[in-house]
Molecule: small-subunit ribosomal RNA
Organism: uncultured organism
RNA sequence: AACACAUGCAAGUCGAACGAGAAAGUUCCUUCGGGAAUGAGUAGAGUGGCGCACGGGUGAGUAACGCGUAGAUAAUCUGCCCUUUAGCCUGGGAUAACCCUUCGAAAGAAGGGCUAAUACCGGAGAGACCACGUCUUCAUAAGGAGAUGAGGUUAAAGGCCGCUUGCGGUCACUAGAGGAUGAGUCUGCGUAGUAUUAGUUUGUUGGUGGGGUAACGGCCUACCAAAACGACGAUGCUUAACUGGUCUAAGCGGAUGAUCAGUCACACUGGAACUGAGACACGGUCCAGACUCCUACGGGAGGCAGCAGUGGGGAAUUUUGGACAAUGGGCGAAAGCCUGAUCCAGCAAUGCCGCGUGAGUGACGAAGGCUUUCGGGUUGUAAAGCUCUGUCAGACAGAAAGAAUGGUCCGGUGGUGAACCACCGGAAGUGACGGUACUGUCAAAGGAAGGGGCGGCUAACUUCGUGCCAGCAGCCGCGGUAAUACGAAGGCCCCGAGCGUUGUUCGGAAUUACUGGGCGUAAAGAGAAUGUAGGUGGCGUACUAAGUCAGAUGUGAAAUCCCUAGGCUUAACCUAGGACGUGCAUUUGAUACUGGUAUGCUCGAGUGCGAUAGAGGAGAGUGGAAUUCCAGGUGUAGGGGUGAAAUCCGUAGAUAUCUGGAGGAAUACCAAUUGCGAAGGCAGCUCUCUAGCUCGUAACUGACACUGAGAUUCGAAAGCGUGGGGAGCAAACAGGAUUAGAUACCCUGGUAGUCCACGCCGUAAACGAUGAGUGCUUGUCGUUGGGAGUAUCAACCCUCUCAGUAACGAAGUUAACGCGUUAGGCACUCCGCCUGGGGAUUACGGUCGCAAGAUUAAAACUCAAAGAAAUUGACGGGGACCCGCACAAGGAGUGGGGCAUGUGGUUUAAUUCGACGCAACGCGAAGAACCUCAUCCUGGCCUUGACAUUCUAGGACAACCGAUGAAAGUCGGCUUUCUCUUCGGAGACCUAGGGACAGGUGCUGCAUGGCUGUCGUCAGCUCGUGUCGUGAGAUGUUGGGUUAAGUCCCGUAACGAGCGCAACCCACGCCCCUUGUUACCAGCAUUAAGUUGGGGACUCUAGGGGGACCGCCGGCGUUAAGCCGGAGGAAGGUGUGGAUGACGUCAAGUCCUCAUGGCCCUUAUGGCCAGGGCUACACACGUGCUACAAUGCGGCGUACAAAGGGCAGCGAAACCGUAAGGUGAAGCUAAUCUCAAAAAGCGUCGCUCAGUUCGGAUUGAGGUCUGCAACUCGACCUCAUGAAGCUGGAAUUCCUAGUAAUCGCAGAUCAGAAUGCUGCGGUGAUACGUUCUCGGGUCUGUACACACCGCCCGUCACACCACGAAAGUGGUUUGCACCAGAAGUCGCUGAGCUAAC
Repeated sequence: AACACAUGCAAGUCGAACGAGAAAGUUCCUUCGGGAAUGAGUAGAGUGGCGCACGGGUGAGUAACGCGUAGAUAAUCUGCCCUUUAGCCUGGGAUAACCCUUCGAAAGAAGGGCUAAUACCGGAGAGACCACGUCUUCAUAAGGAGAUGAGGUUAAAGGCCGCUUGCGGUCACUAGAGGAUGAGUCUGCGUAGUAUUAGUUUGUUGGUGGGGUAACGGCCUACCAAAACGACGAUGCUUAACUGGUCUAAGCGGAUGAUCAGUCACACUGGAACUGAGACACGGUCCAGACUCCUACGGGAGGCAGCAGUGGGGAAUUUUGGACAAUGGGCGAAAGCCUGAUCCAGCAAUGCCGCGUGAGUGACGAAGGCUUUCGGGUUGUAAAGCUCUGUCAGACAGAAAGAAUGGUCCGGUGGUGAACCACCGGAAGUGACGGUACUGUCAAAGGAAGGGGCGGCUAACUUCGUGCCAGCAGCCGCGGUAAUACGAAGGCCCCGAGCGUUGUUCGGAAUUACUGGGCGUAAAGAGAAUGUAGGUGGCGUACUAAGUCAGAUGUGAAAUCCCUAGGCUUAACCUAGGACGUGCAUUUGAUACUGGUAUGCUCGAGUGCGAUAGAGGAGAGUGGAAUUCCAGGUGUAGGGGUGAAAUCCGUAGAUAUCUGGAGGAAUACCAAUUGCGAAGGCAGCUCUCUAGCUCGUAACUGACACUGAGAUUCGAAAGCGUGGGGAGCAAACAGGAUUAGAUACCCUGGUAGUCCACGCCGUAAACGAUGAGUGCUUGUCGUUGGGAGUAUCAACCCUCUCAGUAACGAAGUUAACGCGUUAGGCACUCCGCCUGGGGAUUACGGUCGCAAGAUUAAAACUCAAAGAAAUUGACGGGGACCCGCACAAGGAGUGGGGCAUGUGGUUUAAUUCGACGCAACGCGAAGAACCUCAUCCUGGCCUUGACAUUCUAGGACAACCGAUGAAAGUCGGCUUUCUCUUCGGAGACCUAGGGACAGGUGCUGCAUGGCUGUCGUCAGCUCGUGUCGUGAGAUGUUGGGUUAAGUCCCGUAACGAGCGCAACCCACGCCCCUUGUUACCAGCAUUAAGUUGGGGACUCUAGGGGGACCGCCGGCGUUAAGCCGGAGGAAGGUGUGGAUGACGUCAAGUCCUCAUGGCCCUUAUGGCCAGGGCUACACACGUGCUACAAUGCGGCGUACAAAGGGCAGCGAAACCGUAAGGUGAAGCUAAUCUCAAAAAGCGUCGCUCAGUUCGGAUUGAGGUCUGCAACUCGACCUCAUGAAGCUGGAAUUCCUAGUAAUCGCAGAUCAGAAUGCUGCGGUGAUACGUUCUCGGGUCUGUACACACCGCCCGUCACACCACGAAAGUGGUUUGCACCAGAAGUCGCUGAGCUAAC
């Protein structure tokens, strides 16, 4: 890549303008050297004419009168063509071709000689033109048109045909007038981006003279003047051919400029002219340059952005085809020739349109596939089968239209008319496409379906595989073992000879808002004012007619779009007509509004007059209080400072106190929700100067107004410059503290600075986060300044009003919050500003500044959000209220010792598994010697299995004995049939075999059910209807009280209801009734003894009732709810204890209780057995027991429970043993018998503060009991041994009444084995209170919502990306100055030739 091009073709034609003129071949002759005829006046070349400026290609340049549109040319030209007028007379000399010579490799060139013309030249006469003069007319300013006078300049060509031989015809030629066509030039308006381009221009702007052009003009030149353009965007830079149209859009618009059509520009790059009617010329010339080619090295040739085609580049774009048959063009009188224009064909599903790949019937709903709850479902009338049809493709045959001309021939008409010419009719003849469209016949369902998708957007779903992998993805997002989202399959959906992807444009996007947006808090009001340009502007009258409105005329090319018809079988497509073309120009009207001109008005605005208030500004002066310092006096040991201290000051006399003085800064009280100012801001008092507001009045001006781009001025604090000043305060800095550190917060010091003068800076959360001005729209209540009314002696009070300044609120508005006459309401005018977050209050550039910096202000890149307001929660070492053994007040402890038990860790062949903050750790386990038990370990065995269902065959099984073995088991022996029966058999059981299957304490509690823990027995959690809110949601459930309680009352846009609370249930406490045995015993009798008779009173038993409800009284309270006190009562405000656990939270715990999806094992992860392990032990933690002693320990004596258990059991009395226990056997299936002795207590004796008469670990010896079995590994007894430990650091647990503490008893589990667990009773203590700790409940803040174990900021390290800067370097564009200068044009001069040019 307007990159470079091989090859072929794309522009020629005319012999009827002219001269000259071959060859091959054939025939004839020949002296054999050749000649003649024909070819042929042909080919080819030359002179001359016309054409080559059209047609075809491309879009590089161009931001421009280039294009579009409307005009102008009275400032112009126009070959061929048409109409018309007048002509076409008379002369002349050359020159190509050709011949000869020469040079050159070639291209080509030079010289000499001959010749023709419609080539060239002279003369005549016309007309025309030019300058000057006169006149007429038009008119637009210079001017145009016409007539006329005398000057000047300037023409021509023939060819052909016919014959009646000088005539006619025809084509040419010359001059003039007109037309048509085409072209040139000028003008109004429109036609990209950028101001981080603000100034540009010297022929520049104008004039005069001259030149030049077809023509106006600084187009060129000399002189004169100094202008011209620009914020309505000049100049510069970047990009770009323009338009009709095309795509899109409801429209306005936005994007675009392929094909077709109009215009422009270009032709290898740059420059230049020639010829010509027309060019500064795509297939012409000259010069320069780059490139390519040829060369004899001297020199030459070339230009595909024409049609094909090649290379290259690229994601990507075709045949080196046919024909002039048609349409059109050039030449010609014509035939005709030329035509890569054009018409056709070829290639490409590139687009649009049409058609096909079959139609009907067909259920056993076939097979196969997929799926399944295993029944089925789906693919599916789909297929097969049967009956039909024949488009396309195939074969054969027929067969158009596109053709009209011209020319030839025949006939006719006209020109005087025979020839000739023109016209009319007829005949034959002319097709690249192409034997194509179309038609007929034949055969045959035969040859013809794919692409994408199926999570939502978005139509369409399942299975398998995979397991945050592989992958998907337009956005949201999907994938971490049950993926409708990945891959595959089946099915389904959409479109269909196409389908999907990518890119681009518009739409949706009201997301640049003209139509049609905004700026209090989301992005957005400039810090404020003054004011220029500009924009906008009060009430009348008259004129005008620019805007505006209406009509008419011209134009708005054709094609396209739209409508109506018509033609191809239809359609796409084509043809015809109509409409549209919203625009521009001209013209005629209208005059409401806007504008303009003129003339008025007073209400906007301003002036005057009268009056008030004020921290308004500038300057000068001045006062008192206080701090500090200096001097002096008094006085003595501290002062100062802090959470606490220290640095620091002080015996050289501080602090304190008194007197005097110096100096600087700031102005207590008044003081306020006040006042003033444009904003920043302004505060003691007095004086001087000065600005503005307000009120009243109504004399004056008469729209003088509002806003305001640029511009100018002011502008807190800090900072800068120069010079002063400096008391206090105080960045930096120093020291002391605090701290892990502390470059901080606190303290002691302290410099710039703060102050003044002058000059800069120009920014702030410069905020009301709200630009200025004007008008309109219910109110209430304060306050400041003024006025009026009323009233008074006066001042208040009260009412009204103007101007300010606060609070609350109607309508309205707002996303909400809120705003609400001081608007963020309703409108108008003008200005400023915004357009997702970050990058970026940034870089570069410009401007300003002494600097610091300010102002203006991007992009690359990156994210899918950033943000506003409100809602519900959660959270806070924020605030307010309330509760809880939460703290406090106490008691007893734990943490230290020894032991028991659980856990971690370690060890081991194995120490099975689970539980991990509270809410795991005396937990699952209410009890591991074997069993339990779990492949936890070692070893030995079984494989349809220890267990279930089913099938086949056989049979009782069992029991017993022997061998072997650790046992399981294996082998052998002996023995042998159960139940029912309709006697056929059936069932149960056993053995053997085989397949389905069994089995799994294997995995996943993050797939689950169920159950449980926890917040928490905390008081909460919700719903219906209604109401409020755009909505999330709120209300109810908040508020005032009260309660243990969302308990109750009152209030209330809520009214009700549900789950929770409470009550109903159980136990205990009082009474009554009933029941009296095994329980009880008052009175009677009796006994050793409630032992027995008896009793039914009491206790008790176990059934049923009563009782308590703030019911009564007083006070408080709102007359309520309720609270406080009292009485009565066994019990008083829930009587006490238990059971009872809302919506939910913790992916809390449990697949090892059970159930269960999925996965896994199947001679093993299943089953059986023996032994071992779960009991290990440097250590750490939790929970307990026992102690350390005298409120104790030991001995002896003695008293009083409750609740429970018991037949494979509890086991009495009696006897034996020191004891554990044994013997024994009565009684008891339990209010009867038994375990069973309660223990602390009480009485008495001993011990006397010690490692002990405390403490009991450990160890030795001997025993008892259970059990197949106490070695690993049980409990208990006796004797002996007699460890640590003398009240426990930091820390931490439980407890508010029959509670803590202390004392014993029983039970479950269990052969045996509790210091654990669950129950039982005996004795029996302390709380001022809510500041703090922890947890919980209600209102406020939040950038959290996985919810503070949240969120989140910065640096550093490594890698990568993008952007910026960068010494320098290369390219391109451009300004200024200078050097050299081709071709060419113009001028001047000289020479030569010619009759002349």